Predicted 3D model of a 317-nucleotide RNA (Bacterial RNase P class A) from a Candidatus Limnocylindria bacterium. The sequence is in RNAcentral, with records from ENA. Its Rfam family is "Bacterial RNase P class A". Rfam's curators write: Ribonuclease P (RNase P) is a ubiquitous endoribonuclease, found in archaea, bacteria and eukarya as well as chloroplasts and mitochondria. Rfam links the family to the GO terms dimeric ribonuclease P complex, ribonuclease P activity and tRNA processing. Its mean pLDDT, the model's own confidence on a scale to 100, is 77. A source record names the gene rnpB. Taxonomically the source falls in Candidatus Limnocylindria (Bacteria, Bacillati, Chloroflexota).

RNA sequence: GGAGGCGGCCGGACGGCCGCGGGCGCAUCGGUCGAAAGGCCGCGUCCGAGGAAAGUCCGAGCUCCACAGAGCAGGCUAGCGGGUAACGCCCGUCCGCCGUGAGGCGAGGACCAGCGCCACAGUGACGAUGCCCGUGUUCGCGCGGGAGUGAAACGCGGCAAGCUCUAGCCGGAGCAAGACCGAAUAGGAGGGCGGAACCCGGCGUUCGCGCCGGAGGAGGCGGCUCGCGGAGCCCUCGGGUAGGUCGCACAGAUGGAUGGCCGUCACCGUCGCCCAGCGCGACGGGACAGAACUCGGCUUACAGGCCGCCCUCCAGG
Numbered sequence: 001g002g003a004g005g006c007g008g009c010c011g012g013a014c015g016g017c018c019g020c021g022g023g024c025g026c027a028u029c030g031g032u033c034g035a036a037a038g039g040c041c042g043c044g045u046c047c048g049a050g051g052a053a054a055g056u057c058c059g060a061g062c063u064c065c066a067c068a069g070a071g072c073a074g075g076c077u078a079g080c081g082g083g084u085a086a087c088g089c090c091c092g093u094c095c096g097c098c099g100u101g102a103g104g105c106g107a108g109g110a111c112c113a114g115c116g117c118c119a120c121a122g123u124g125a126c127g128a129u130g131c132c133c134g135u136g137u138u139c140g141c142g143c144g145g146g147a148g149u150g151a152a153a154c155g156c157g158g159c160a161a162g163c164u165c166u167a168g169c170c171g172g173a174g175c176a177a178g179a180c181c182g183a184a185u186a187g188g189a190g191g192g193c194g195g196a197a198c199c200c201g202g203c204g205u206u207c208g209c210g211c212c213g214g215a216g217g218a219g220g221c222g223g224c225u226c227g228c229g230g231a232g233c234c235c236u237c238g239g240g241u242a243g244g245u246c247g248c249a250c251a252g253a254u255g256g257a258u259g260g261c262c263g264u265c266a267c268c269g270u271c272g273c274c275c276a277g278c279g280c281g282a283c284g285g286g287a288c289a290g291a292a293c294u295c296g297g298c299u300u301a302c303a304g305g306c307c308g309c310c311c312u313c314c315a316g317g
Stems, first nucleotide, its partner, number of pairs: 001313002004310007012265007020048007030041004050288001054299002057297005062174004074170005079093005094108001095106004109165002114163002116159003126155001131146006178246004188237006199214006220228003267285007
């Protein structure tokens, strides 16, 4: 110097102007709404995204529901040891595989419980025996040896990223969880007032009907293209809805603020200049993404850059 491995970190800085969300204060002046208190605009001040806020994949807190105990079903985890509130996370270590190496990866319990599967080749892939040799024979075949195929050929073969077995763990739903307050309208329960037709009783009658009482519960009446009445009204209670508050935070929620422009500097790229120095000038560029109940992890995305340790190759001393 080239090519790599592992771990950690940053994710522009400062200033000005304008804008957005939230807290607190002012209300003096101004605008606006309001009877007022006060609200909104306003003014001042403070705070306002990330290393992943993401995926919602694991583990918890919190909340509600369910719950004698045990078992079954189902799900997850899997060498060994340790860490942790807990975990499928992290650390160490053994074994296996990959890499020259630094290192990386592992879906590493059990096939002497049972079932299933084992490509191609091969007679045969787990109760198989085709071929050759020897031998026995009741002529069906048996026994011993050999050759060949294959990852594996009868041996308690291989596979659990097949069912299964073993051991351990596991109730469900999730902040739209959930708690509190709570209208208007409609409907429910109780009470009070009012109440037409039809009906019943009593009294009166000029025999048309009238009055009183009861019962009843939306009809009726007249001079009939129209009009007059009524069909109800009030109080209390309770449930639910709209809405509000809490849950909820030194960002915060409400369909959701955290931004834009300019200047200077720093960084990167391209081009140019020469005084050749990590110099000057011009132009351009800056990712992935974005809180929504809160934590611990994992995974995934990411322009550009910094630091430390290590490995290997080449050259020189």